[in-house]
Context: one part of a larger RNA
């Protein structure tokens, strides 16, 4: 190992596509590879079991016999034929495809729009403003804050708004206008298992970062001052770089979390909602979004038709704590680091 597990103890790949592989719906109908029978032949000897025997019993020893298990043959001029498989014809419940409707911050790319904030002119107006627990660094008579008008620039987009939606995930949110991608329902009708998961691999991928070339209101690592404080390389202020924004590129990682892997089938309910469909009074129905809770589960907490219930299929991945996600190879990567990933020792 057989024969455990992964919500929270170790353990579900970020996420998705998919060749191979490995798993598959109903029905006849041939085939006999898997399977099952029946014979044979082999599984040394010992040993194990069994009976009987020698040693005075016994342990021991001898002689017999059985059994148990793989293997091969044969059964073809039919051993059998439920499953599985192979062939071949068929089906429509799985999938898919047309028809008509239809919700949505789901993608890309244009254009446009208002408040907010800085700033720059200009008019008023004159002494304080900021700011904090409370100063003070700070800014202001070379005229600030504070109020009017004009004008510029970037960044995000109140209200609606929502336990709503919409997206494979990361994520999506002011109009509108082009292309676009997939989801639900209703009906006819078509194709006729085409389906499920998928190791390698391919794309996607928040925010930090990095390369160029832009832009830069506001916030803001780093910095410099002011304060606290013993001390203050911090928590508060007050300034600002980097960055945060574009666009073409790299990087590919987060508590990338529901810490819950796809798919598929069964199981009592009750309430709110979102999208359709029937119905128009209540409701039924489908396909999601939550809360409570029957059985049932779980160590428990919770979980509970959106499973953590009871079952099939495939994938990933755990094996005491530290050493350590380290060293080493090998690879990607401008770099920073990333992805596989030890031992010795120690408790």
């Nucleotide at each position: 190992u057989u024969g455990g597990g992964c919500g929270u103890a170790a353990a579900g790949c970020g996420u998705u596509c998919g060749a191979a592989g490995g798993u598959g719906g109903u029905u006849u109908u041939u085939g006999a590879a898997g399977u099952c029978g029946a014979c044979u032949g082999u599984u040394a000897a010992a040993g194990c079991u069994c009976a009987a025997a020698u040693c005075u019993c016994a342990a021991a020893u001898u002689u017999g016999a059985a059994a148990a298990u793989g293997c091969a043959g044969u059964c073809u001029u039919u051993g059998a034929u439920a499953c599985u498989c192979a062939a071949a014809a068929a089906c429509u419940u799985g999938a898919g495809u047309u028809u008509g409707a239809u919700a949505g911050a789901g993608g890309u790319a244009g254009a446009g729009g208002g408040a907010a904030u800085u700033c720059u002119c200009g008019g008023u107006g004159g002494a304080g403003u900021g700011g904090u627990g409370a100063a003070a660094u700070a800014c202001g008579u070379a005229g600030a804050u504070a109020u009017c008008g004009a004008g510029a620039a970037g960044a995000a987009c109140a209200c609606c708004g929502g336990u709503g939606g919409c997206g494979a995930a990361a994520g999506c949110g002011c109009u509108c206008u082009a292309c676009u991608g997939g989801g639900u329902c209703a009906a006819u009708a078509c194709u006729g298992a085409c389906a499920c998961u998928c190791a390698u691999g391919g794309a996607c991928g928040a925010a930090a970062g990095c390369u160029a070339a832009g832009g830069u209101a506001g916030c803001g690592a780093c910095u410099a001052g002011g304060a606290u404080u013993a001390g203050a390389u911090a928590c508060c202020c007050u300034a600002c770089u980097a960055g945060u924004c574009u666009u073409a590129g790299c990087u590919g990682u987060a508590a990338a979390c529901a810490a819950u892997g796809a798919a598929g089938a069964c199981u009592u309910a009750a309430u709110u909602u979102u999208g359709g469909a029937c119905a128009a009074c209540a409701g039924u129905u489908c396909a999601g979004a939550a809360u409570u809770g029957a059985a049932g589960u779980u160590u428990a907490c919770g979980c509970g038709u959106u499973a953590a219930g009871u079952c099939u299929u495939c994938c990933g991945c755990c094996u005491g704590g530290g050493g350590a996600g380290u060293a080493u190879g090998c690879u990607c990567g401008c770099a920073a680091g990333g992805g596989u990933g030890a031992a010795a020792c120690u408790c």
The part of an RNA shown here (small-subunit ribosomal RNA, central domain) has 347 nucleotides and comes from Boodleopsis sp. FL1161. NCBI's taxonomy places the organism under Eukaryota, Viridiplantae, Halimedineae, Rhipileae, Boodleopsis. RNAcentral holds the full RNA, with entries from ENA and SILVA. A source record names the gene rns. Its mean pLDDT, the model's own confidence on a scale to 100, is 87.